A computed fold for a 148-nucleotide RNA, annotated as FMN riboswitch aptamer (RFN element).

[in-house]
RNA sequence: ACAGUUCUUCGGGGUCAGUGAAAAUCUGAACCGGCGGUUAUAGUCCGCGACCCGACUGGGAACAUCGCAACCAGCGAUGAGACUCCAGGCGGUUGACUUGGUGGAAAUCCAAGACCGACGGUUAAAGUCCGGAUGAGAGAAGAACUAG
Numbered sequence: 001a002c003a004g005u006u007c008u009u010c011g012g013g014g015u016c017a018g019u020g021a022a023a024a025u026c027u028g029a030a031c032c033g034g035c036g037g038u039u040a041u042a043g044u045c046c047g048c049g050a051c052c053c054g055a056c057u058g059g060g061a062a063c064a065u066c067g068c069a070a071c072c073a074g075c076g077a078u079g080a081g082a083c084u085c086c087a088g089g090c091g092g093u094u095g096a097c098u099u100g101g102u103g104g105a106a107a108u109c110c111a112a113g114a115c116c117g118a119c120g121g122u123u124a125a126a127g128u129c130c131g132g133a134u135g136a137g138a139g140a141a142g143a144a145c146u147a148g
Stems, first nucleotide, its partner, number of pairs: 002148001003146008015029004030128002032117002034048004043115002052092003056088005063079006097113005119131003
């Protein structure tokens, strides 16, 4: 230094004004940009994560039957399919960029002009408000142990 196991910590940003009975949702102007990769730094390239959908696998609860139990409570065994809950991987779904410059190399830098943003909620339509979420998570950092 590399590998394996276990554990710990970290792990998403952003709004004002106008109109109106009502809008942080409309209009105008502004603001924001998860993780890994890449000949050189990326919201727009390649992939991943989050939300949603699907079937599958495993598990829990419940139900049915049988047994144990004096009875109850409870425990155990077996069970097709449906529903519900949890977990797992898989599949699907899931937005958006050009031109010029520099350079050996940039759809990543510089200049200019564009574009994009889950679901549910809301006196009125949401990337920026509220909520699921004190959640989940791509991953990042560190510690201990083990073996070569």
The RNAcentral record of the sequence draws on Rfam and Ribocentre.
RNAcentral records the identical sequence in 2 taxa.
Its Rfam family is "FMN riboswitch aptamer (RFN element)". Rfam's curators write: The RFN element is a highly conserved domain that is found frequently in the 5'-untranslated regions of prokaryotic mRNAs that encode for flavin mononucleotide (FMN) biosynthesis and transport proteins. Rfam 15.1 lists 6,230 matches to the family in 5,120 species.